[in-house]
RNA sequence: GCUGCCGGAUGGACAGUCGCCUCCGGCAACGGAGGAGGAAAGUCCGGUCUCCAUAGAGCGGCGUGCCGGCUAACGGCCGGGAUCCCUACUGGGAUACGGAAAGUGCCACAGAAAAUAUACCGCCUUCCGGCGACGGACGGUAAGGGUGAAAUGGUGCGGUAAGAGCGCACCGCGGCUGGAGCAAUCCCGCCGGCAGGGUAAACCCCACGCGGAGCAAGACCAAAUAGGGGAGAAGGGAUGGCUCGUCCCGCUUGACUCCCGGGUAGGUCGCUUGAGCCAGUCAGUAAUGGCUGGCCCAGAGGAAUGACUGUCGCCUUAACAGGUACAGAAACCGGCUUAUAGUCCGGCAGCCCCU
Numbered sequence: 001g002c003u004g005c006c007g008g009a010u011g012g013a014c015a016g017u018c019g020c021c022u023c024c025g026g027c028a029a030c031g032g033a034g035g036a037g038g039a040a041a042g043u044c045c046g047g048u049c050u051c052c053a054u055a056g057a058g059c060g061g062c063g064u065g066c067c068g069g070c071u072a073a074c075g076g077c078c079g080g081g082a083u084c085c086c087u088a089c090u091g092g093g094a095u096a097c098g099g100a101a102a103g104u105g106c107c108a109c110a111g112a113a114a115a116u117a118u119a120c121c122g123c124c125u126u127c128c129g130g131c132g133a134c135g136g137a138c139g140g141u142a143a144g145g146g147u148g149a150a151a152u153g154g155u156g157c158g159g160u161a162a163g164a165g166c167g168c169a170c171c172g173c174g175g176c177u178g179g180a181g182c183a184a185u186c187c188c189g190c191c192g193g194c195a196g197g198g199u200a201a202a203c204c205c206c207a208c209g210c211g212g213a214g215c216a217a218g219a220c221c222a223a224a225u226a227g228g229g230g231a232g233a234a235g236g237g238a239u240g241g242c243u244c245g246u247c248c249c250g251c252u253u254g255a256c257u258c259c260c261g262g263g264u265a266g267g268u269c270g271c272u273u274g275a276g277c278c279a280g281u282c283a284g285u286a287a288u289g290g291c292u293g294g295c296c297c298a299g300a301g302g303a304a305u306g307a308c309u310g311u312c313g314c315c316u317u318a319a320c321a322g323g324u325a326c327a328g329a330a331a332c333c334g335g336c337u338u339a340u341a342g343u344c345c346g347g348c349a350g351c352c353c354c355u
Base pairs, nucleotide, nucleotide: 001351002350003349004348005347006346007345008344009343010342012312013311014310015309016308017307018306020035021034022033023032024031025030037326041337042336044335045334046333047332048331049214050213051212052211061210062209063208064207065206066080067079068078069077070076081097082095083094084093085092086091098205099204103203104202105199106198107197120145121144122141123140124139126137127136128135129134153171154170155169156168157167158166172194173192174191175190176189178187179186180185218269219268220267221266228260229259230258231257232256240249241248276295277294278293279292280291281290282289283288313324314323315322316321
């Protein structure tokens, strides 16, 4: 210097014409102001807000899980610790990282044995047989071999018939004391030959947190038509009692007028001034917080944010010409995750050139 990968920042500019949405002014014509994002996305986590439910407590269920801090809250962020990995030994990276000494379960194949133990090959004492090589029996052993993902502390020395924490040193483990630290944890010392495999992303135990639904939440105003309730006046029909009619009692239906209440269409609110943004400053290692000053920045209804032209930037191309990432607000915030051309910054790897 080039290429690739990873992380972070940024996410084309100016002008004209015609339109779209919201708001303001105007009787109107019309004029003015504002009009997508870093992720508006996935809807994974946490909250605000709203309605419903709710005496308190417990059981069950779900989630989280080293420690401290930040925050409205969080499974987020910051700082610290532990373990593991890489390293040029300066550092860098990753982690569902509470409990296996409460209990239960499981651990394929192989292997003697997968957990209150046990012994396939082997090693060794004694005894028996054999001239011998060696074979056999009763025992001892777990050092060595072998199996396995994993084998009952590790290494070394001593010790022994052979061995063995059997003894010793160091490491590991457990207990006690002291020191540093808010804590996780770390360090020093003493004691104990040593309790005992793994698995909790198996049940489970421990600690902490959690009521449900969601702006189509929800609140208000409120037609037409149909239907519900009540009142009024007049008329009609059917059935029963009685002997038909008449009359009387009871029941029922439709139309008319007025009143009441519920729902629907429609309209209004919720709706965007907010855990807000920008600048400075202070506290803090930082996340973050305080103070001061300035700013108002889409809010409509299934939905506007567009089209064309010119100049410039960048990419492809000999030129003409073409292209210019991911993507698109729907009540609103804080995170996480995912997508992202080009440019810039940082890191890593490879190759080439020069000294």
A computed fold for a 355-nucleotide RNA from a Bryobacteraceae bacterium, annotated as Bacterial RNase P class A. The coordinates come from a structure-prediction model, not an experiment, and the mean pLDDT is 75. Taxonomically the source falls in Bryobacteraceae (Bacteria, Pseudomonadati, Acidobacteriota, Bryobacterales). Rfam family: Bacterial RNase P class A. It is annotated as a ribozyme. About the family: Ribonuclease P (RNase P) is a ubiquitous endoribonuclease, found in archaea, bacteria and eukarya as well as chloroplasts and mitochondria. It is recorded under the gene name rnpB. The sequence is in RNAcentral, with records from ENA.